[in-house]
This is a predicted structure of a 690-nucleotide part of an RNA (large-subunit ribosomal RNA, domain II) from a Myxococcota bacterium. Taxonomically the source falls in Myxococcota (Bacteria, Pseudomonadati).

Context: one part of a larger RNA
C1' cells in the first nucleotide's frame, strides 16, 4: 500500500410537539399482591383534565384594584387523558476518536546528583619548598655557601577518570558509538560494597541540570469516557421543496442567541407579485449661482502704500494693495433659485404569475466571491486591494460559445431516442456548416498586444486662395541708380549694432530674405520678363493605415496549419450549432374531473384523462430496499440436495429480487408483524492476513 474483519445519534428519565389508538367530561393507575413470571388478574394511593381572580382572608362565571352599580388588569362561553411511534431541546460520557495538563493513592536513587560507613587504586620519569647538618659569617643574631632532605589541588606520562577539536556514522556495528586528536592523572584524585536523601520533594561546584533511554514537576494505578467554542470522521435507496455567507449582542470576531432567509402541518381566503392608469412625499443625477463659502478678468471705488507739495490744515499725483458694489466667465459631499429618470407609499382596473399573512414543529446559515454592470467612500479615479448600495451569475449549475477558464456570452439537465428547429458563436483545413452574395475600405501579415506624440501613408467630405489676360515646379535672362542712407566704428559699403525706410529709372528690383568678407569683393532670394501649357497653393473634419514599439529553455501578442481574404466596414440570403424549443415512448408532483372499492359520511385508497411539474450544496419533509434476532410456527421449505460459492444475455428508477446450470452436503424460512450491537471508501481509523 492492498484485501477480509470491527468501527460513530444509542439509552434512561421527566418535558414540548406531530401522527395513529382506546376511553371520554372525564382518563389513566404506581408500588405492591397473585400469577402459566417480557402474558394476565388485582391494586385507586396518586397524576392530568373539568374554573377563575386575588399577595391573602376570601368570593366566585367571575374576580382583583377602587368609594363606586365607573372604568381598567386577568379570565368565562366545555376537550381532555393514558398508551404506542416519530421529530426536538433537556439532565446523565450523550454521534466517535483525539489532547496538553489537574488531583488522590502509591512504587521507585540497581541508572544518575549529593551524602555517611567501610574497603580498593594511581608503571615510569622530572623538578627539589621547609627542616636538619657542616663550613663561612656575626657581638649575638640576621644572612650566604654546600650537603641532606622529599614538600607540593608542582611538571612529563601509562593503567584510571574525561570529552575540546575533525572526520565517519544518522532504516548506526551502537536509541550517543568508531577513528585521530586531545584534557586530568597524590587530588576539591577514581573505584568496589553497604546505607541515607522522593514527587512542587530530593539532589544540584547551577546546565532548569539529574531523580532506572522519561523532567519547566517521574512512573504506576485511580478520580475517569477530565474537558476540547478545535481538527477529522460518520456506513443502504428513491421521490418533492430548497438557504445564507445579513442585522443587532456578545472578553465578541472560525463560537453563540434572536431577527431574516429555508422546509414541514394547519389555518384566513385574494390580502402578495408583475402590468396599466390615477394620487402622492422627496432633494439624488443634472443644472444654476437667489444663500454659505472658494475663485478669475476688467470696471467704478471707501480705505491703505509710494511720489511731490506742506508751518498747520489741506492738496495733487500713481504701471502699488484694494473691501463694497457693477459687468463678464466659473467651483462645491457637509452650498440650492431650480430640478429629473428611477425607486418608494397609497388607490383602481384587465389578465397573467399562484404567491402571501398568522399560528405550530424542525432546521441550517453568521469566512462569500466576481479579470461581472452600474452608483458611490478609502487607496494612487494601483492592486484576483477594501468597505457600503442595486442587478445578475458561482457558490449549491450541468450543456454550447469565449483554444484552454468557478463568477463572462447562450442557456437552467425527469428518463430514453441513430428524428426535427434554433441561441450564444460560427460555416478554407485541423472541426459540424457558405472558398456565398453586393458596396466599399486596408497593403501594414493591419488584422493577430499598447500611449502622450511625430509624418506630403491612402480614402471620402468641407471650405478658402491662385490659374488659358498661362498660374505651380524647373530652364534662359534682368534684379539698377542717389547711395559706402545717417550715426555708432579701428572698419560697418542691404546684412555686429542703433535710428530713419526716402526719392529717381523702370517690364522689374528690399535704405534689402540668406550665405559670404577685417572691411569690400561674391553667390542668392523677394521682384520682372521670356520659355513650357493644365492645373496648383493651404486649412479643417471622419474612415484605415505607419513610427513610436527592448527580457529572459524555444516560434510563443491569429488555438494551430495557413490566409491580401480566409482582413476590415455596410447590407443580403443560406447553412452549421446545446442536456434551449418540437416530434415519438416511459415515469413522476400537484391541481382538477370521471369511475371502482372501502367508510367512523370527515374522508381514505385506486384506476383512467386533462393540465403542470421533476438542477441542486447546508438543510426541512415523504416512501422504500436489505441485515440479525423473536411471534404465527411441534407449521412451511430441503438428501429429488437447505445456507454459502460461482456462472447467466431476467424483473425493477433504485436500495436490490426472482429463475437456471455447476459446485456444495445440512440445514434454511416464503408472508404477516414485532425488536434491533442494523448498511463503510475514507476517521495519518483499530486487529489480521499478503
Nucleotide at each position: 500500500g492492498u484485501c477480509c474483519g470491527c468501527g460513530a445519534g444509542u439509552u434512561a428519565c421527566g418535558u414540548c410537539u406531530u401522527g395513529c389508538a382506546g376511553c371520554g367530561a372525564g382518563g389513566u393507575u404506581a408500588a405492591g399482591c397473585c400469577g402459566u413470571u417480557u402474558a394476565g388478574g388485582u391494586g385507586u394511593a396518586g397524576c392530568c383534565g373539568u374554573a377563575g381572580c386575588g399577595a391573602a382572608a376570601g368570593c366566585g362565571a367571575g374576580u382583583c384594584c377602587g368609594a363606586a352599580u365607573a372604568g381598567g388588569g386577568c379570565g368565562a362561553u366545555g376537550a381532555g387523558u393514558u398508551g404506542c411511534a416519530g421529530g426536538a431541546a433537556g439532565u446523565a460520557g450523550a454521534c466517535c476518536c483525539g489532547a496538553a495538563g489537574c488531583c488522590a493513592g502509591g512504587u521507585g536513587a540497581u541508572c544518575u546528583a549529593u551524602c555517611c560507613a567501610u574497603g580498593g587504586c594511581c608503571a615510569g620519569g622530572g623538578u627539589g619548598a621547609a627542616g636538619c647538618u657542616g663550613c663561612g659569617g656575626u657581638a649575638a643574631a640576621a644572612c650566604g655557601c654546600a650537603g641532606u632532605g622529599g614538600a607540593g589541588g608542582c611538571c612529563c606520562g601509562a593503567a584510571c577518570c574525561g570529552u575540546a577539536g575533525u572526520a565517519a556514522g544518522u532504516u548506526g556495528a551502537a536509541a550517543a558509538u568508531u577513528a585521530c586528536c586531545c584534557g586530568g592523572a597524590u587530588g576539591a584524585g577514581c573505584u568496589g560494597u553497604g546505607g541515607a536523601u522522593a514527587g512542587g520533594g530530593g539532589u544540584g561546584a547551577a546546565a532548569g541540570g539529574c531523580u532506572a533511554a522519561u523532567c519547566a514537576a517521574a512512573c504506576c494505578u485511580g478520580g475517569a469516557g477530565a474537558u476540547a467554542u478545535c481538527u477529522g470522521g460518520u456506513u443502504c435507496u428513491c421521490c418533492c421543496c430548497g438557504a445564507a455567507a445579513u442585522a443587532u449582542a456578545u472578553u465578541u470576531u472560525c463560537g453563540u442567541a434572536u431577527a431574516g432567509c429555508g422546509u414541514u402541518g394547519c389555518a384566513u381566503g385574494a390580502u402578495c407579485u408583475c402590468c396599466a392608469c390615477c394620487g402622492g412625499a422627496g432633494g439624488u443625477a443634472g443644472a444654476g449661482c437667489a444663500c454659505u463659502g472658494g475663485a478669475u478678468g476688467g470696471g467704478c471705488u471707501a480705505g491703505g502704500g509710494g511720489u511731490c507739495c506742506u508751518a498747520c490744515c489741506a492738496g495733487a499725483u500713481u504701471a502699488c494693495c484694494g473691501a463694497a458694489c457693477c459687468c463678464a466667465a466659473c467651483c462645491a459631499a457637509a452650498c440650492u433659485c431650480c430640478g429629473a429618470a428611477u425607486g418608494c407609499c397609497g388607490g383602481u382596473g384587465a389578465g397573467a404569475g399562484c404567491a402571501a399573512u398568522g399560528c405550530a414543529g424542525c432546521a441550517g446559515u453568521c469566512a462569500g466571491a466576481c479579470g461581472u454592470a452600474u452608483g458611490g467612500g478609502g487607496g494612487a479615479u494601483a492592486a484576483c486591494c477594501u468597505c457600503c448600495a442595486u442587478a445578475g451569475u458561482c457558490g449549491a449549475g450541468a450543456g454550447g460559445g469565449a483554444a484552454a477558464g468557478a463568477a463572462c456570452c447562450c442557456a437552467g439537465a425527469c428518463c430514453g431516442u441513430c428524428g426535427g428547429c434554433u441561441a450564444a458563436g460560427g460555416u478554407c483545413c485541423c472541426c459540424a456548416a457558405g472558398u456565398g452574395u453586393g458596396u466599399g475600405c486596408u497593403g501594414a501579415g493591419u488584422g493577430g498586444g499598447a500611449a502622450a506624440g511625430g509624418a506630403u501613408g491612402u480614402g471620402a467630405g468641407a471650405c478658402c486662395g491662385u490659374u488659358u489676360a498661362g498660374a505651380c515646379a524647373g530652364c534662359c535672362a534682368g534684379g539698377a541708380g542717389g547711395u559706402u542712407g545717417g550715426c555708432u566704428u579701428a572698419g560697418a559699403a542691404g546684412c555686429a549694432g542703433c535710428c530713419a525706410u526716402c526719392c529717381u529709372u523702370c517690364a522689374a528690383a528690399a535704405a534689402g530674405u540668406g550665405c559670404g568678407u577685417a572691411a569690400u569683393a561674391g553667390c542668392u532670394u523677394a521682384c520682372u520678363g521670356g520659355u513650357c501649357g493644365a492645373g496648383u497653393a493651404g486649412u479643417c473634419u471622419c474612415g484605415c493605415g505607419c513610427c513610436g514599439a527592448a527580457a529572459a529553455u524555444g516560434u510563443a501578442a491569429c488555438g494551430g496549419g495557413g490566409c491580401u481574404a480566409a482582413g476590415c466596414a455596410c447590407g443580403c440570403c443560406a447553412c452549421c450549432g446545446a442536456a434551449g424549443c418540437c416530434g415519438c415512448g416511459g415515469a413522476u408532483u400537484c391541481a382538477c374531473a370521471u369511475c371502482a372499492u372501502c367508510u367512523u359520511c370527515g374522508g381514505a385508497c385506486g384506476a383512467u384523462g386533462u393540465g403542470u411539474c421533476u438542477g441542486g450544496u447546508a438543510g426541512g419533509g415523504g416512501a422504500g430496499c436489505g441485515u440479525u434476532c423473536c411471534a404465527g410456527u411441534a407449521g412451511c421449505c430441503a438428501a429429488u440436495g437447505a445456507a454459502g460459492g460461482u456462472c447467466g444475455a431476467c424483473c425493477g428508477u433504485g436500495a436490490g429480487g426472482a429463475c437456471g446450470g455447476c459446485u456444495g452436503g445440512a440445514g434454511g424460512u416464503u408472508c404477516u408483524g414485532g425488536a434491533a450491537g442494523u448498511g463503510a471508501a475514507u476517521a495519518u481509523g483499530c486487529g489480521g492476513a499478503c
Its Rfam family is "Bacterial large subunit ribosomal RNA". The full RNA is in RNAcentral, with records from ENA. Its mean pLDDT, the model's own confidence on a scale to 100, is 83.